[in-house]
Molecule: c-di-AMP riboswitch aptamer (ydaO/yuaA leader)
Organism: Microtetraspora fusca
RNA sequence: GGCGCGCGGCCGCCGAAUCCGCCACGAGCGGAACCGGGGACCCACCUCCGGGGUGAAUCGGCACGCCGACGCGGCGUGCCGUAGGGCACCUGCCAGCCCGAACCCGUCAGCUAACCCGGUAGGCGGUGUGGAAGGAAGGA
Repeated sequence: GGCGCGCGGCCGCCGAAUCCGCCACGAGCGGAACCGGGGACCCACCUCCGGGGUGAAUCGGCACGCCGACGCGGCGUGCCGUAGGGCACCUGCCAGCCCGAACCCGUCAGCUAACCCGGUAGGCGGUGUGGAAGGAAGGA
């Protein structure tokens, strides 16, 4: 000097998942804010190939394997795409790099005013990918 790992503080990213108060300062309780679900008239729709929810995470092609078994279907794995989504003030444009999962309800739920019920996790990073334009904020 470089690389890797661990701890603390601070600053950020995905996400609704943050802040405040009370308290015996612990557990716990409450509030604000943000988020999700249920729930009329009207309108809309059709439950066995059951249906539905959170989320950007849907929909395909090819190959192999397994199951079904008669020209096709389902599942898994992998590769290639894709609806859609993310990337340090904001918006749109032009590029670049990534994600394109997982879980839940349990025969049941469209929208939905009043009303009712819940969540506030988790996972990462350390000059953050840029360009021009228009704004915002801040500084001198």